The prediction has a mean pLDDT of 83. The part of an RNA shown here (large-subunit ribosomal RNA, domain V) has 575 nucleotides and comes from Borreliella lanei. The source organism's lineage runs through Bacteria, Pseudomonadati, Spirochaetales, Borreliaceae and Borreliella.
Context: one part of a larger RNA
RNA sequence: CUUGUGGUUAGACGGAAAGACCCCGUGAACCUUUACUAUAGCUUGGUAUUGAGAUUUGAUUAAAUAUGUGUAGGAUAGGUGGGAGACUUUGAAGCUAUCUCGUUAGGGGUAGUGGAGUCAAUCUUGAAAUACCACCCUUGUUUAAUUAGGUUUCUAACUUAUAGAAAUAUGAGGAGAGUGCCAGGUGGGUAGUUUGACUGGGGCGGUCGCCUCCUAAAGAGUAACGGAGGUGCGCAAAGGUUACCUUAGAGUGGUUGGAAAUCACUUUGUAAGUGUAAAGGCAUAAGGUAGCUUAACUGUAAGACUGACAAGUCGAACAGAUACGAAAGUAGGUCUUAGUGAUCUGGCGGUGGCAAGUGGAAGCGCCGUCACUUAACGAAUAAAAGGUACUCCGGGGAUAACAGGCUUAUCCUUCCCAAGAGUUCACAUCGACGGAAGGGUUUGGCACCUCGAUGUCGGCUCAUCGCAUCCUAGGGCUGGAGCAGGUCCUAAGGGUAUGGCUGUUCGCCAUUUAAAGCGGUACGCGAGCUGGGUUCAGAACGUCGUGAGACAGUUUGGUCCCUAUCUGCCACAAG
Numbered sequence: 001c002u003u004g005u006g007g008u009u010a011g012a013c014g015g016a017a018a019g020a021c022c023c024c025g026u027g028a029a030c031c032u033u034u035a036c037u038a039u040a041g042c043u044u045g046g047u048a049u050u051g052a053g054a055u056u057u058g059a060u061u062a063a064a065u066a067u068g069u070g071u072a073g074g075a076u077a078g079g080u081g082g083g084a085g086a087c088u089u090u091g092a093a094g095c096u097a098u099c100u101c102g103u104u105a106g107g108g109g110u111a112g113u114g115g116a117g118u119c120a121a122u123c124u125u126g127a128a129a130u131a132c133c134a135c136c137c138u139u140g141u142u143u144a145a146u147u148a149g150g151u152u153u154c155u156a157a158c159u160u161a162u163a164g165a166a167a168u169a170u171g172a173g174g175a176g177a178g179u180g181c182c183a184g185g186u187g188g189g190u191a192g193u194u195u196g197a198c199u200g201g202g203g204c205g206g207u208c209g210c211c212u213c214c215u216a217a218a219g220a221g222u223a224a225c226g227g228a229g230g231u232g233c234g235c236a237a238a239g240g241u242u243a244c245c246u247u248a249g250a251g252u253g254g255u256u257g258g259a260a261a262u263c264a265c266u267u268u269g270u271a272a273g274u275g276u277a278a279a280g281g282c283a284u285a286a287g288g289u290a291g292c293u294u295a296a297c298u299g300u301a302a303g304a305c306u307g308a309c310a311a312g313u314c315g316a317a318c319a320g321a322u323a324c325g326a327a328a329g330u331a332g333g334u335c336u337u338a339g340u341g342a343u344c345u346g347g348c349g350g351u352g353g354c355a356a357g358u359g360g361a362a363g364c365g366c367c368g369u370c371a372c373u374u375a376a377c378g379a380a381u382a383a384a385a386g387g388u389a390c391u392c393c394g395g396g397g398a399u400a401a402c403a404g405g406c407u408u409a410u411c412c413u414u415c416c417c418a419a420g421a422g423u424u425c426a427c428a429u430c431g432a433c434g435g436a437a438g439g440g441u442u443u444g445g446c447a448c449c450u451c452g453a454u455g456u457c458g459g460c461u462c463a464u465c466g467c468a469u470c471c472u473a474g475g476g477c478u479g480g481a482g483c484a485g486g487u488c489c490u491a492a493g494g495g496u497a498u499g500g501c502u503g504u505u506c507g508c509c510a511u512u513u514a515a516a517g518c519g520g521u522a523c524g525c526g527a528g529c530u531g532g533g534u535u536c537a538g539a540a541c542g543u544c545g546u547g548a549g550a551c552a553g554u555u556u557g558g559u560c561c562c563u564a565u566c567u568g569c570c571a572c573a574a575g
Stems, first nucleotide, its partner, number of pairs: 001575008010567003014562002022396004027392002029388004035193005041186009051154016068137001078136005085119003094113008158173006196208003205225001209231006232377001233275001234334002239293007249267005273282002276339001278337003297320004303314003309378001322331003345371007353364002403450001404448001405446003409443001411439006420430002457532001458530003462524001463521005470495003473490006497511005538556004542551003
């Protein structure tokens, strides 16, 4: 060296299981609730099954009967019309008793007595006699009918008990109840669903349309959770036109008058002003003032700009009617760019269209207009929140947690300058303000391999490397007398603790030691061990939540698989 045998597990990002963590899906399933929408159930009302009587309260109609003080006035005059007489032995006035109405003045009725009169036209009044008759009004009373209730009684529907084989009988209840239909309420008991996106992972926070500027690289356009702001209107004049005017500031002077009011002069020249943000404009003014006004019009539109589309924007000109102006002309809102919302559905006004045999109509269409913080603003529905550690599926290294990688803000180490401290003296030692490197052990940033799996803290075992050296060795300087030190240089050969507490790494404590070094190795090492911690399912506390449940809060419990093919390494054997 080759071949083999026996070992060992460092590697083959070893095997096993289309990762359970994380994110995504207009995925799923369960669970919750003051999410949405339904619904069983419960409940209330109506109605049918469902009948009879009494009583009572309303309403309407009819009949009878009563009822009506403003002032003036004999006096309690409801209205209108007719009307010259009406009532009375079929019992007038008056009186007694009693009932009723009442504005306390009187009106009306019944019974008895009584035995012949009472009232009207004439006076007062807007209106003249309830003298008499008719039709009504207001407010009551009585009766009847109809209707709507309340209370109550009944029995024959209906229910039920007993007897009976049954028919049925007797009793109890009873128009209740029960049942059907219609409607209201309640209703996680049950069901179906919803519960946005962007995002230097997701969540929390923030944002979502439109306008202005910068980023934007001198045409247009151009991103970010880049840097600044504004907007969801206003105005009947702040629009149109015609005519006229020129600002702000500074200086000087001037009554009250002051820093600043109004006035004059000088000077600079847009600083002013513009309804509102910013930008671009604007003095020929788009800024300011006045007169007259409604073009803040109707019907159209050649042609362009812009946009993926849908939208958006500009627009000469023509017809009609109009405002201002002497006229030429100007005017289809506003100095310009924001001040907004598709379709469907519905409302309102108009209308020469359609109208299911015909005529109408309902309805539809057309023109105009209104109703969306549809603001998640190209708007999924008229209508919608949460939990899952009991979880599941499809995917993703398009995206997080471990490790690696890049970076090195942070971290560690070194160096440069040297103000200063060091009695004096920058540099024995320390070193501000600053500057330059290196390292890749911290916390981060990024999201590049890995989600068809790269097992994660600590301990045990076994280590191996670096040197920025803890000890041991050698040396320089010293603010090194010696001893003991300080600092720097060379140096990695060897060495570099045991206990108590805690899952701890770390740390604190105790006692040793020459010393009890710092780091890398997937924070070395789970196909080597452990499994105390973290990080499934059980349970509990505190807190949060209405709740399901949740918590880098706590507590207790909780399955660690692999017979070694190759490489590596250790033995042994043969050639």